A computed fold for a 72-nucleotide RNA from Amorphotheca resinae ATCC 22711, annotated as transfer RNA.
Its Rfam family is "tRNA". The family's RNA type in Rfam is transfer RNA. Its family is annotated with triplet codon-amino acid adaptor activity in the Gene Ontology.
RNA sequence: AGCAAUAUAGCGCAGAGGAAGCGCGCCGGGCUCAUAACCCGGAGGUCCCCUGAUCGAAACAGGGUAUUGCUA
Numbered sequence: 001a002g003c004a005a006u007a008u009a010g011c012g013c014a015g016a017g018g019a020a021g022c023g024c025g026c027c028g029g030g031c032u033c034a035u036a037a038c039c040c041g042g043a044g045g046u047c048c049c050c051u052g053a054u055c056g057a058a059a060c061a062g063g064g065u066a067u068u069g070c071u072a
Base pairs, nucleotide, nucleotide: 001071002070003069004068005067006066007065010024011023012022013021018055026042027041028040029039030038048064049063050062051061052060
């Protein structure tokens, strides 16, 4: 330098154009003599950035940025 993959909650990951969920963690409550386990509830996300197409985008198009891999 070229090509490809990846970027979504604190962490690990899903996500079909109708607008975001799971596990762990965190907070509150229940249970217990108590802790763990278990049960119930809750908070937390301008979906890497900009632009565009669309009535409507995390998902499509273009351009960037970062990380990883391959080629030279």